Context: one part of a larger RNA
This record gives sequence, C1' cells and structure tokens, in this order.
RNA sequence: GGACGAACGCUGGCGGCGUGCUUAACACGGUCAAGUCUACGAGAAAGUGUCUUUCGGGAUGCGAGUAAAGUGGCGCACGGGUGAGUAACACGUAAGCAAUCUACCCUUAGGCCUGGGAUAACCCCGAGAAAUCGGGGCUAAUACCGGAUGAUGCAGCGGCACCGCAUGGUGAUGUUGUUAAAGUCUAUAUGGCGUCUAGGGAUGAGCUUGCGUCUGAUUAGCUUGUUGGUGAGGUAACGGCUUACCAAGGCUACGAUCAGUAGCUGGUCUGAGAGGAUGAUCAGCCACACUGGAACUGAGACACGGUCCAGACUCCUACGGGAGGCAGCAGUGAGGAAUAUUGGGCAAUGGGCGAAAGCCUGACCCAGCAACGCCGCGUGGAGGAUGAAUGUCGUAAGAUUGUAAACUCCUGUUAGAGGGGAAGAAUAAUUCCGAUCGAAUCGGAACUUGACUGUACCCUCAGAGAAAGCUCCGGCUAACUACGUGCCAGCAGCCGCGGUAAUACGGAGGGAGCGAGCGUUAAUC
Repeated sequence: GGACGAACGCUGGCGGCGUGCUUAACACGGUCAAGUCUACGAGAAAGUGUCUUUCGGGAUGCGAGUAAAGUGGCGCACGGGUGAGUAACACGUAAGCAAUCUACCCUUAGGCCUGGGAUAACCCCGAGAAAUCGGGGCUAAUACCGGAUGAUGCAGCGGCACCGCAUGGUGAUGUUGUUAAAGUCUAUAUGGCGUCUAGGGAUGAGCUUGCGUCUGAUUAGCUUGUUGGUGAGGUAACGGCUUACCAAGGCUACGAUCAGUAGCUGGUCUGAGAGGAUGAUCAGCCACACUGGAACUGAGACACGGUCCAGACUCCUACGGGAGGCAGCAGUGAGGAAUAUUGGGCAAUGGGCGAAAGCCUGACCCAGCAACGCCGCGUGGAGGAUGAAUGUCGUAAGAUUGUAAACUCCUGUUAGAGGGGAAGAAUAAUUCCGAUCGAAUCGGAACUUGACUGUACCCUCAGAGAAAGCUCCGGCUAACUACGUGCCAGCAGCCGCGGUAAUACGGAGGGAGCGAGCGUUAAUC
C1' cells in the first nucleotide's frame, strides 16, 4: 500500500447495486415452509326460494354432487438449511464398467381376455383423561388375488456368424420351461388420457482405477476378515460385502500406524510473476438433520418437516400412559466485539399434482432494517476591500483568519409540495375465426391477469433555503505558533518526547490530508 461477511470511537444528506450469527451442530413458544388429482364409494352445513303448519316445526328445490373426511395414484429422495463429522476414491482431474440400475419423458413393436374375495369411509357397540384402539355389520375401485394368452424378455440345453481386452460381448436361430395388464372421459371413434410386455434413447445414479490434496518421527512399526484362494450366501452390480474351510499373507522410512487440524473445488484476496493466504455471498460435489442404531416403503432414502428401538432434554397427564425435535422462513432466550422483519405476493422465473381451469410453493420475486461494502450525486455558483468586525500572533509598524463573511446578481441537483406516468405481460391462460381429417399443430382476432406501486421516470412550484465531519501537524510523513504543565499529567507504529522558553503532553489560533465519511483494532498478502 491492498483487502475484509468485520467490530469499536466520533460524525452522518440522498440514491443505485450487493451483503448481513465468522461465536453455542446451544435451547426453542404460537403461525407458516408439500401437496395435489375427470381412479373409487359415500356425502354435509350456513344461507335462501316454494308449500304446509297445532306457529314449536315439517316437506321440498337451490346451495351441491360443492366443502370436509376416507380408499387409491403421483409427489413428498426435488427445492431450502448447516459444515458437526470426514485426511477419505470425500473432492479435483483423467479414464473404465465385457460388473450395473434408472419413475416421469422421447422413440419402436405388440397387447389390454376371463373371474374372485375383501377392506376403509359409513352404521352400531365398547375401552381410554388423552393420544388412540378393539369388536360386529354394509360397500367400491386404476386397491388386492386367481385363471387364460404370450416373445423379441428371463432361465436351462444346442450348434452358427461377427467382434474383442483375459474372464468374454453382440446378432440371428432350434428346443423346453417361466412371466403381464385397468380402466376412465367426451363431441362415441381409426378418439383423448391412462395400463402391460419388450428393444432403443435421454436424464439421473451406483461401482472401479491412475494422478493430485495440511501438520507432527519428542508417533516406527501396524494388521486376524487382516492378505489371498475354494464353496455358499448376498447386492441393481464387481468385491472379505458376509460366512465355512484352506494358505500365511498384506502395508511401511517414496513415512504405514498413531495424534492434531480441516468439508473439497470453481473461485476470492494479494503479488510484476513465481508464490503466499483463504474457501462468506454465487456455482458444482460431499456429509449431516436432538444423540446413537436399524430397517420399511419406493424407480430412487436407510429419508430435515416418515417409521421403529435406545438415550438426554422439554411438555401434557385423571399417574395407567402419551407428545415433541427451526443446521427451512421470520422470531425468542443464551453466548458474543458483532450480524436484520414473527412483512407483501404467487404478478414474473422455476418446481409438485392435474386433461384443463386451477390449487400448493417462507423456492423465488419484492418491500423493511443496518454507511456493512462498492459506485454515483449533493451540501450552492459568479461577483465582491490596498482587505469590516471577531479571534490569534506581534518587534505595536502590522501580519493572519481572508473573497472568507456581509452585500449584489443568479441557478435549482437532492430533499419538500402538486400533476402526469411506464417496462417487467407473453411466445401465458380463456373464448372465437381460418387453414386442417382433426379436440393435434399453425395463423389471426377479442378479452383478462402486477406483490413491488401511483414505484422508476418526466413536468411544474417555492426556496440558498433543509444537508460536514474526522484524523493529523518532531523525523519516517504533507502540515507551526503562542499559552498551560514541569520526568508530573501525559504521548507513542518505530526512533523517542516531558526534569521552567516542549513545533512530540493539554486546550487555543493557524495549517495539512481525506471527505459522508474519518480514525483505531484483530487476522492476512
């Protein structure tokens, strides 16, 4: 000198764009953050219309096949958070899988026949303080279960062709065995959406390997599923992944093991570079979700807002038993030098479900707070004296403050007031028309949709009016005098200053630097 997720002191006008618990992965109250649906059965109420009435009511229509609940499908494995653990194929990079899986999506080929028994919701009864649970009865499905059909799939046994990288791979083929399905909607037909099987693709994931990746030898030996083999099991898949048996191997001074520290990277800061330091925001990967363990469901999890077990903690309890998990968004306490609103909206972008309308979305888009950072603008401009006053110094002549002020003439940024007023919105949705076999697709028209927001921006009005501080002045280092103090009080980054003329302490005048900031401090280049 640079730089910062900064903090502290003094000061503080506006705007734009960013950023904002670095500490206790400490504990958390109430709300919100994941739902949705042309599969299915059942199905309200408020309100209101009509009729009737013994004036209490009753019947019936609309509300409405709506709401809410239930079975079922898809999603909940994404998105969002955090960095505790991890020195590891975790990450980065380059390869491999002839050892693998992949829902939704695209594409190709073929199919969807025939039956059955339940169960929730609902009704009745019961247990319990509650959470919740038990018994009986009824019912549906794209829920569940039989039978049929079936190959190009899979498995067994054959031979053939081509290829390769050792195990082998691909293709066609013979034979035997085995394996599937579900409907619904409408404008009713060569239909839409679904469903089943198989091949291919895309996407995502899994596994393996070479190289790279902090410190310590005041850590020198480590290892028994350990290293390899065979059989068996297991996995989507190779494999000590697991197990039985057999062998005795495997790693290590090119640093094993142990200990400490740490998420890794693209990047960021600095530096001429080499390098050094770092890993906030944004992006990729990994790991975790109160602590530890486990599996279930599923294409995918060993699952943040799922389940089970154990533990600590908190809460409810009728003492029998139950409930919970903010490292999601905001917010609270605590810790700390220190870090924001219990805000608005789904209008845009994106995601889930749905045929669609749409619903959900603390992702996201916005607004609020903070000079925390960067950038821009302003706090007025021109004229104005041989130079007012004040202050300070003085050799008492004067010098300086100083064109500074006053005064004159202007301007009108920002803030204030009053008007106008976007873009972000369409390539979206709906309806209609045309082309078209067509509800596909394309073209056109109409209409509708903005949280921010009456915001940005523009115009007008009045008015210099409302807007400057901080640090320093011995040398390094730009900037000096007088007074007070008297090795005291104090200063200080280093050298050092102060003991009676201190340009170094303190306030003052003057000056220098930067400027809505200026200085200090921690770590870093």
This is a predicted structure of a 525-nucleotide part of an RNA (small-subunit ribosomal RNA, 5' domain) from an uncultured prokaryote.